[in-house]
Molecule: SAM riboswitch aptamer (S box leader)
Organism: Mucilaginibacter gossypiicola
Formats: sequence, structure tokens, C1' cells
RNA sequence: UGCUUAUGGAGAAAGACGGAGGGAUUAGACCCUGCGAUGUCUUAGCAACCUGUGCUUCACAAGGUGCUACAUUCUACUCAGCAGCCCAAUGGCAACUGAGACAGAUAAGCG
Repeated sequence: UGCUUAUGGAGAAAGACGGAGGGAUUAGACCCUGCGAUGUCUUAGCAACCUGUGCUUCACAAGGUGCUACAUUCUACUCAGCAGCCCAAUGGCAACUGAGACAGAUAAGCG
């Protein structure tokens, strides 16, 4: 760095350093942030996958990876449903709801 598969329910923070943006990416919304965020380090913790053990629909351990604001935060693309609006009409737009796709994250396997 690419491919395949699975998952997005839940869980879990203190200290030190540092000093301005951050929540993956583009835009908008929303949120966090000088009462010091994001990040780095130390310690502690959580238990998703792997692994191990057992009394194997489950529990425990915490070795590997991972994680420890809220949330894959929402919208964007497609489909369906449905208020409403526009047009003389075929028709068009569209709030909202649901599903999916794309993208992304983590793990396992393969290259």
C1' cells in the first nucleotide's frame, strides 16, 4: 500500500509537555477548544477482533492489534414512501422518513 471477510451495540482517563486549532477527506451544518483542545509521553483502564483457559448460545484473562468527548454526528449520490410548492398541461421541485451505495474506521486473512 492493495484485495477479501466481519463489525459500527456497549465499554473505558489521570498526570506531564506543548500552545491553536480540532472532530478522516471537500463544502455546509452541528459540536469540542486559552477553564488549554488536537497532538506527544507516562501511568492507568476498556475488551471489539485474534489468542489462551473454562463448566463453550456464555464467562474469564489482558499476550498481539485496537480503543479510552459526543457520534461511522448530519446533509451531498441512488431508490421508495409522503406533507407542501410551481406549471394551462405532460411534468418539475422538495421538507421529512426509511433503505442502499460510496467513502472511512477497526480486526482477521491473503498479496